[in-house]
Molecule: transfer RNA
Organism: Candidatus Magnetocorallium paracelense
RNA sequence: UGGGGCGUCGACAAACGGCAAGUCAGGAGACUUUGGAUCUCCCAUUUGGAGGUUCGAAUCCUCCCGCCCCAG
Numbered sequence: 001u002g003g004g005g006c007g008u009c010g011a012c013a014a015a016c017g018g019c020a021a022g023u024c025a026g027g028a029g030a031c032u033u034u035g036g037a038u039c040u041c042c043c044a045u046u047u048g049g050a051g052g053u054u055c056g057a058a059u060c061c062u063c064c065c066g067c068c069c070c071a072g
Base pairs, nucleotide, nucleotide: 001071002070003069004068005067006066007065010024011023012022018055026042027041028040029039030038048064049063050062051061052060
């Protein structure tokens, strides 16, 4: 430099173009003499960034950024 893949909560990880699940962690509460366990609730208004297409984009297109693989 070229080609391919990936980027979604703190971590892992879903999501036919129709308004972002779940698990763990974390916070609040209930229960408990305390802790643990259990139960309830909360926890992603820039889904790496900027544009475009569309009534509507995490999803499609373009360009950047980062990581991995292949080729040189």